[in-house]
């Protein structure tokens, strides 16, 4: 330098044909306990890497760009 893959909550990952952004763990509160842990109940937390385009509507399609991994040279 060229090809490919990945990027979504603090972490690990889902999201069916383009139509409601979610789960587990973590965090906060409550119950329980002498106390802690575990358990149960509830809650907060998102510019879907960034910018633009298509569409009534984009995490998903198109273009550009950034980061990481990988292959070739």
């Nucleotide at each position: 330098g060229g090809g490919g893959a990945u990027g979504u909550a603090g972490c690990u990952c889902a999201a069916u044909u383009g139509g409601g952004a979610g789960a587990g763990c973590a965090c906060c509160g409550g119950c329980u306990u002498u106390g802690c842990a575990a358990g149960c109940c509830g809650g907060g937390g998102g510019u879907u890497g960034a910018g633009g385009g298509u569409u009534c509507g984009a995490g998903c399609c198109c273009c550009u760009u950034c980061a990481u991994c990988u292959c070739c040279a």
Transfer RNA from a Planctomycetota bacterium, 73 nucleotides, folded computationally. NCBI's taxonomy places the organism under Bacteria, Pseudomonadati, Planctomycetota. It matches the Rfam family "tRNA". Its family is annotated with triplet codon-amino acid adaptor activity in the Gene Ontology. The family's RNA type in Rfam is transfer RNA. The sequence was found in a public genome assembly. Its mean pLDDT, the model's own confidence on a scale to 100, is 82.